[in-house]
Predicted 3D model of a 75-nucleotide RNA (c-di-GMP-I riboswitch aptamer) from Arthrobacter sp. The organism belongs to Arthrobacter, within Bacteria. The model forms 100% of the base pairs in the Rfam consensus. The coordinates come from a structure-prediction model, not an experiment, and the mean pLDDT is 91.
RNA sequence: CGACGAUAAAGGCAAACCCGGUGCGAGCCGGCGACGCAAAGCCACGGGACCCACGAGGUCAGCCGGGCCGCCGAA
Numbered sequence: 001c002g003a004c005g006a007u008a009a010a011g012g013c014a015a016a017c018c019c020g021g022u023g024c025g026a027g028c029c030g031g032c033g034a035c036g037c038a039a040a041g042c043c044a045c046g047g048g049a050c051c052c053a054c055g056a057g058g059u060c061a062g063c064c065g066g067g068c069c070g071c072c073g074a075a
Stems, first nucleotide, its partner, number of pairs: 004073002012037002018031005035062001041068003045065003048060004
């Protein structure tokens, strides 16, 4: 440097439910809470799913691929 990912260490994220807010909606934001996650960090580029006021529209990165960036270090 590249790959890989422990019953390692440190630190991190947070599904569902419930509560509040917001949006037509998919959903998003905050709280609570942990099902899980080694990129469950970021990006709608390709595929896919979903919504709509059907438009040169929108949502999902915790569906898959890809791109960018990053912590730790056994085999």